[in-house]
Molecule: c-di-GMP-I riboswitch aptamer
Organism: Desulfosporosinus sp.
RNA sequence: CUGCGACAAAGGCAAACCUAACGAAAGUUAGGGACGCAAAGCUACGGGUCUUCCACGUAAGGGUGAUGAUCGCCGGGUUUCCGAA
Numbered sequence: 001c002u003g004c005g006a007c008a009a010a011g012g013c014a015a016a017c018c019u020a021a022c023g024a025a026a027g028u029u030a031g032g033g034a035c036g037c038a039a040a041g042c043u044a045c046g047g048g049u050c051u052u053c054c055a056c057g058u059a060a061g062g063g064u065g066a067u068g069a070u071c072g073c074c075g076g077g078u079u080u081c082c083g084a085a
Base pairs, nucleotide, nucleotide: 004083005082012037013036017032018031019030020029021028022027035072041078042077043076045075046074047073048070049069050068054065055064056063
């Protein structure tokens, strides 16, 4: 340096749920809280999934469409702590 990942050490993140705020919603942010995580750091680039204010369409309802959301769904890109086998 590359790979790999201990019942190692030090530190880190924080699911569900609750409260508050924002949002049309999905969801996000903050506090509490820990199911988990070696990239559960960052990035919507590819695929997937969720939502539909709005647009299209309809007699009406159903429907269709991200420009919205998700990196803790998968892959890619990029940065990175520690060091037993």